Model confidence (mean pLDDT): 77 of 100. Glycine riboswitch aptamer from a soil metagenome, 94 nucleotides, folded computationally. The sequence is in RNAcentral, with records from MGnify.
[in-house]
RNA sequence: CCGUGCGGGAGAGUUCGGGCGGCCACUGGUGGCCGGUCGGCGCCGAAGGAGCAACUCCUCCCCGGAACCUCUCAGGCGGCAGGGACCGCACGGG
Numbered sequence: 001c002c003g004u005g006c007g008g009g010a011g012a013g014u015u016c017g018g019g020c021g022g023c024c025a026c027u028g029g030u031g032g033c034c035g036g037u038c039g040g041c042g043c044c045g046a047a048g049g050a051g052c053a054a055c056u057c058c059u060c061c062c063c064g065g066a067a068c069c070u071c072u073c074a075g076g077c078g079g080c081a082g083g084g085a086c087c088g089c090a091c092g093g094g
Stems, first nucleotide, its partner, number of pairs: 001093008013041001015040004020035007042077003048073001049071003055065002
């Protein structure tokens, strides 16, 4: 430095509309709640990607490397799950 295992690990929708299914209420055709799905708007940034570039390499320049900075393509935004840069421990390899 790389890989594996374990542990920790943030941010952002209490959003609007359509439609489907289930449950409840009653004034029987309406309302409420839950779940999925489709679309819109809003939002996040710590997989990945892209950009600038602090910094780094070098006598200097060029080339090269390069962020948790920026963008938001991808991804993500109730809870759970999943993902997750990074950190710690253990093991293995170079």